[in-house]
RNA sequence: GCGGAGGUGGUGAAACUGGCAAACACGCAGGCCUCAGAAGCCUGUGCCGAAAGGCUUGGGGGUUCAACUCCCCCCCUCCGCA
Numbered sequence: 001g002c003g004g005a006g007g008u009g010g011u012g013a014a015a016c017u018g019g020c021a022a023a024c025a026c027g028c029a030g031g032c033c034u035c036a037g038a039a040g041c042c043u044g045u046g047c048c049g050a051a052a053g054g055c056u057u058g059g060g061g062g063u064u065c066a067a068c069u070c071c072c073c074c075c076c077u078c079c080g081c082a
Base pairs, nucleotide, nucleotide: 001081002080003079004078005077006076007075010026011025012024019065027045028044029043030042031041032040046055047054048053058074059073060072061071062070
């Protein structure tokens, strides 16, 4: 240099036929239980805000009523070729 795969909350990830972003699990916080703990069970848990509400899918732009999803440019990681 060329080709391919990928980048989503604290972590692993789902949503990919364009139509409620974060299901599910782990972790964390509080509670129940216990003499105390472990295990188990319940509730909460992206960010800002007192609330109402607003914002967020690597960064920027475009298409669209509507974009994590499609198109363009760039950055980063992994794999192959040279």
Source information
Predicted 3D model of an 82-nucleotide RNA (transfer RNA) from a Candidatus Omnitrophota bacterium. It was read from a public genome assembly. The source organism's lineage runs through Bacteria, Pseudomonadati and Candidatus Omnitrophota. Its Rfam family is "tRNA". It is annotated as a transfer RNA. Its family is annotated with triplet codon-amino acid adaptor activity in the Gene Ontology. Model confidence (mean pLDDT): 81 of 100.